[in-house]
């Protein structure tokens, strides 16, 4: 330096869940807690997946406004809100590739 891997030894990380906090959400941070992990170290670099604030399309549409008819009502249009669909610039490295940096042991 390359490669294989975790039998050891010394280390390390921390799932679910709970509390507090942040966020529209996905999710994240801190503390507790351990399902597990040979990179469960770092990087959103290529995919996959997740969310939908903003944006777009559609539907419904009280009250109100306008128009028409004519008999104080009806019809049509506009319309807050609500619902559905699309959408990443957002999330995710403990989903899979990739890049970078690494402990120990064998070859």
């Nucleotide at each position: 330096c390359u490669u294989u891997g975790u039998a050891a030894a010394g280390a390390g990380c921390a799932a679910a869940c709970c509390a507090c906090g942040g966020g529209a959400a996905a999710c994240c941070g801190u503390g507790g807690g351990a399902c597990g992990c040979a990179g469960a170290g770092c990087c959103g670099u290529g995919g996959a997946a997740c969310u939908a604030c903003c944006g777009g399309a559609g539907c419904c549409g009280c009250a109100g406004c306008a128009u028409u008819u004519a008999u104080c009502a009806a019809a049509u249009g506009c319309c807050u809100u609500g619902c559905u669909c699309c959408c990443a610039u957002g999330u995710c490295u403990g989903c899979c590739g990739g890049g970078c940096c690494g402990c120990c042991a064998g070859a």
The RNA shown here (c-di-GMP-I riboswitch aptamer) has 107 nucleotides and comes from a Deltaproteobacteria bacterium. Its mean pLDDT, the model's own confidence on a scale to 100, is 83. It matches the Rfam family "c-di-GMP-I riboswitch aptamer". About the family: GEMM was predicted in a large-scale screen for bacterial structured RNA regulatory elements. Its Rfam clan is "c-di-GMP_I riboswitch clan".